Context: one part of a larger RNA
RNA sequence: GAAUGAACGCUGGCGGCAGGCCUAACACAUGCAAGUCGAACGGAGUUAUAUUGUAGCUUGCUAUGGUAUAACUUAGUGGCAGACGGGUGAGUAAUGUAUAGGAAUCUACCUAGUAGUACGGAAUAAUUGUUGGAAACGGCAACUAAUACCGUAUACGCCCUACGGGGGAAAAAUUUAUUGCUAUUAGAUGAGCCUAUAUUAGAUUAGCUAGUUGGUGGAGUAAUAGCCUACCAAGGCAAUGAUCUAUAGCUGAUCUGAGAGGAUGAUCAGCCACACUGGAACUGAGAUACGGUCCAGACUCCUACGGGAGGCAGCAGUGGGGAAUAUUGCACAAUGGGCGAAAGCCUGAUGCAGCGACGCCGCGUGAGGGAUGACGGCCUUCGGGUUGUAAACCUCUUUCAGCAGGGAAGAAGCGAAAGUGACGGUACCUGCAGAAGAAGCACCGGCUAACUACGUGCCAGCAGCCGCGGUAAUACGGAGAGGGCUAGCGUUAUUC
Repeated sequence: GAAUGAACGCUGGCGGCAGGCCUAACACAUGCAAGUCGAACGGAGUUAUAUUGUAGCUUGCUAUGGUAUAACUUAGUGGCAGACGGGUGAGUAAUGUAUAGGAAUCUACCUAGUAGUACGGAAUAAUUGUUGGAAACGGCAACUAAUACCGUAUACGCCCUACGGGGGAAAAAUUUAUUGCUAUUAGAUGAGCCUAUAUUAGAUUAGCUAGUUGGUGGAGUAAUAGCCUACCAAGGCAAUGAUCUAUAGCUGAUCUGAGAGGAUGAUCAGCCACACUGGAACUGAGAUACGGUCCAGACUCCUACGGGAGGCAGCAGUGGGGAAUAUUGCACAAUGGGCGAAAGCCUGAUGCAGCGACGCCGCGUGAGGGAUGACGGCCUUCGGGUUGUAAACCUCUUUCAGCAGGGAAGAAGCGAAAGUGACGGUACCUGCAGAAGAAGCACCGGCUAACUACGUGCCAGCAGCCGCGGUAAUACGGAGAGGGCUAGCGUUAUUC
């Protein structure tokens, strides 16, 4: 000098853009953050219409019951999605990451192709009855549906094969035009696996290793493999640093620097890991699953003491820690995601708004004229000098802020149409009034731009280094003058 996710002190007008728990991966009240589909299914409820029965009677109206149809709603069964999106960096020095390769793999939804979608069956939730429990949640019995479950048939291609043969599928819905379902081939996308090279410090860590290193047979996986197992061999790694210890998520990048390099890894993007702590599997195309399950533990809460409930490293918010870091906001209008044929629903992703000079950038706090060089302040050799065109005064202007009127694009889409914007009456445009509402901070001995008088008297104090202060201090304190930066200025911390 440059820089910062900064903090502190003094000060503070406006706008745009970006960014805002670096500390306790500490504990969390409350609300929300993952649902959706009635065009898979049987019920239940509400309303309307039609029809029919009963009662009251005013004789065509009221009440109530049944049946049918339609519309709407939905607890449950079922499907898809909850493996994405969002958060955090504890762990991890290599099961990671980066780069370059590889072969022994899987892939829901999507795209293209080929073939098919036949015949049957048994249950179960809901519901009803009964019953246990304070609750959470159940038990028993009866009944019922499906795109839920099971069997049979069929099999171009598919799988296994000792090449003789063997094995295996489906689901329907409706507004009748589609959408689905099954098998299989290929693609796309995503994921798993292997190899090489690179990847912090310490030798005051020198030896480490027994599934350890390799082979054979098996088990296992989507797949290779000591991944696992039995047997056999005795290997494998290491001074080019094994093992151990400490520290640490990695990268694109960021900061600095002429570069080489050094430091960093906030925001944004890619990968990895984690989800109260430890362990485990289930479901599934995909998880060993943040807002799923089970077990154990710590903690918190409820309890009728028998037993139960919970997991903010999602968005807000609270306590705590800390020098220190924001609203319990609005909207799904846009972009994107899930479900759905669609309308649509959900979406603290996202889009916006709020808070704070935290940073960068822009603008303003007026412009021109104005000498008797006014008053006041300070200095003075008492003549004057300086503050200083500065002010007053005259002539103008009106950005920004203020007030009033108008007022968007972002809307593509969706919807039969009407219509549909959170931001927002915002940006922007026009008009109005008036210089009106808007300047500070640190410094002035040298380094280093900027000096005088007074006070103090090795005191009080200053200080980044050298050093100032003991009676004329340009170095302390306030004052006047001055040089510097400016809505900031200075200090502290850290990096180059």
This is a predicted structure of a 496-nucleotide part of an RNA (small-subunit ribosomal RNA, 5' domain) from Idris sp. 1 HC-2018. The prediction has a mean pLDDT of 85. The full RNA is in RNAcentral, with records from SILVA.